[in-house]
RNA sequence: GCUCUAGUAGCUCAGUAUCAGAGCACCGGUUUUGUAACCCGGAGGUCGAAAGUUAAAAUCCUUCCUAGUGCU
Numbered sequence: 001g002c003u004c005u006a007g008u009a010g011c012u013c014a015g016u017a018u019c020a021g022a023g024c025a026c027c028g029g030u031u032u033u034g035u036a037a038c039c040c041g042g043a044g045g046u047c048g049a050a051a052g053u054u055a056a057a058a059u060c061c062u063u064c065c066u067a068g069u070g071c072u
Stems, first nucleotide, its partner, number of pairs: 001071002004068004010024004018055001026042004048064003052060001
């Protein structure tokens, strides 16, 4: 220098155009003599950045950034 993969909640990941979600973690409650576990509820996101297409973009196109694989 080239190719490919990934980037979504604090962490691990779903979601391939039509309302942004799950588990764990966190907060509150319930229960218990007390703690943990179970159960109920809540908060937390400008979906890596910019621009474009579309009635509508996390999703499609383009460029860039970060991390990694492979080739030279």

Predicted 3D model of a 72-nucleotide RNA (transfer RNA) from Pseudotrichonotus altivelis. Rfam family: tRNA. It is annotated as a transfer RNA. The sequence is in RNAcentral, with records from ENA.